[in-house]
Molecule: transfer RNA
Organism: Centruroides sculpturatus
RNA sequence: GCGCCCUUAGCUCAAUGGUAGAGCAGAAGUCUUUUAAGCUUUUGGUUAAAAGUUCGAAUCUUUUAGGGCGCA
Numbered sequence: 001g002c003g004c005c006c007u008u009a010g011c012u013c014a015a016u017g018g019u020a021g022a023g024c025a026g027a028a029g030u031c032u033u034u035u036a037a038g039c040u041u042u043u044g045g046u047u048a049a050a051a052g053u054u055c056g057a058a059u060c061u062u063u064u065a066g067g068g069c070g071c072a
Stems, first nucleotide, its partner, number of pairs: 001071007010024004018055001026042005048064005
């Protein structure tokens, strides 16, 4: 330098162009002599950034940034 892949909650990951979710973690409650475990409820998102297409974009297109792999 060229090609490919990844970027979504604190972490690990989902989501067919049509309400952004789960598990763990956090908070509150319940239970327990106490702790842990269990159970119930719940907080938390500019979907890496910008632009475009569309009635509608995490999803499609382009550019940029960060990371990984391969080739030279």